This is a predicted structure of a 75-nucleotide RNA (c-di-GMP-I-GGC riboswitch aptamer) from Sulfurovum sp. The prediction has a mean pLDDT of 81. The organism belongs to Sulfurovum, within Bacteria.
[in-house]
RNA sequence: AUUGAAAAAGCCAAACUUAUUGCGAGAUAAGGACGGAAAGCCAUGGGCCUCUAGUAGGUUGCCAGGUUACCAAUA
Numbered sequence: 001a002u003u004g005a006a007a008a009a010g011c012c013a014a015a016c017u018u019a020u021u022g023c024g025a026g027a028u029a030a031g032g033a034c035g036g037a038a039a040g041c042c043a044u045g046g047g048c049c050u051c052u053a054g055u056a057g058g059u060u061g062c063c064a065g066g067u068u069a070c071c072a073a074u075a
Base pairs, nucleotide, nucleotide: 001074002073003072004071011036012035016031017030018029019028020027021026034061040067041066042065044064045063046062047059048058049057050056051054
């Protein structure tokens, strides 16, 4: 520098359950692992979703983009 076939030291944690919170989509915490190589971060573009429908909100574990990093392989 490139790549993510195999692997995973360390990392995250879907569904579901409980509690709190929000009109709602959802969010937070604990339990729990379906999965993940950015499932780290940023609502910038598109998509989807919500409401009290507009200078509104949610989703980055839907995709793209931006940015930073671990491990491994190759050069």